[in-house]
Molecule: c-di-GMP-I riboswitch aptamer
Organism: uncultured Anaerolineaceae bacterium
RNA sequence: GCACAGAAACGGCAAAUCCAUUGAAAAAUGGAGACGCAAAGCCAAAGGGUCUACACGAGAGGCAACUCCCGCACGAUAGCCUGGCUACCUAG
Repeated sequence: GCACAGAAACGGCAAAUCCAUUGAAAAAUGGAGACGCAAAGCCAAAGGGUCUACACGAGAGGCAACUCCCGCACGAUAGCCUGGCUACCUAG
């Protein structure tokens, strides 16, 4: 230096929930808060899964407005999995 591994140490991140904001929603951002995490750092244009359905398409009801319902990602999720990239420490 590289590849494994995770006892210890220095630290790090931050689930649920609550508040505010954005969004049609999923969800995201900030604050509080810690369930957990050795990559819970980054990549959603590497692949899959899951979630949402404004818009769009089909069907039904209705004079109409509109409502219900099905499909659908260009939306979301990296703290769902696989994968890629990067990285602190060292009893080993």